[in-house]
RNA sequence: GCCGCCAUCGUCUAGUGGUUAGGACCCGGGGCUUUCAAUCCCGAAACCGGAGUUCGACUCUCCGUGGCGGCA
Numbered sequence: 001g002c003c004g005c006c007a008u009c010g011u012c013u014a015g016u017g018g019u020u021a022g023g024a025c026c027c028g029g030g031g032c033u034u035u036c037a038a039u040c041c042c043g044a045a046a047c048c049g050g051a052g053u054u055c056g057a058c059u060c061u062c063c064g065u066g067g068c069g070g071c072a
Stems, first nucleotide, its partner, number of pairs: 001071007010025004018055001027043005048064005
């Protein structure tokens, strides 16, 4: 330099055009317990940036940024 793949709560991840953006761990509150642990309930928390297509974009296209891999 060229090619390919990936980017979603603090972390790991589901979501392939119309979802309330879901789950697990972590965190906060509460129940149970004499207390703690375990367990149960509730809550907070996210779509890498810009543009385009579309009635509608996390999702499709383009550019950029970052990461990983391959070739040279």
A computed fold for a 72-nucleotide RNA from a bacterium, annotated as transfer RNA. It matches the Rfam family "tRNA". About the family: Transfer RNA (tRNA) molecules are approximately 80 nucleotides in length. The prediction has a mean pLDDT of 83. The sequence is in RNAcentral, with records from ENA.